Predicted 3D model of a 76-nucleotide RNA (transfer RNA) from candidate division WWE3 bacterium RIFCSPLOWO2_12_FULL_36_10. The sequence is in RNAcentral, with records from ENA. The prediction has a mean pLDDT of 80. Rfam family: tRNA. The family's RNA type in Rfam is transfer RNA. Its family is annotated with triplet codon-amino acid adaptor activity in the Gene Ontology.
[in-house]
RNA sequence: GGGCCCUUAGCUCAGUUGGUAGAGCGCGGCGUUUGCAUCGCUGAGGUCAGGAGUUCGAACCUCCUAGGGUCCACCA
Repeated sequence: GGGCCCUUAGCUCAGUUGGUAGAGCGCGGCGUUUGCAUCGCUGAGGUCAGGAGUUCGAACCUCCUAGGGUCCACCA
């Protein structure tokens, strides 16, 4: 330098052929307990890595950029 893949909640990850952003764990509150844990109920938390474009509509399609992984090439 080139090819491919990944980036979504604090963490691990879903998200179907473009149509309301989700789960588990964690966190807050309430109930249960003398208290803690467990369990039940409930809630908060996201500019979907950044930017632009296409579209009535983009996490999803296209382009650029950044970070990470992997393979190849080059140099030595």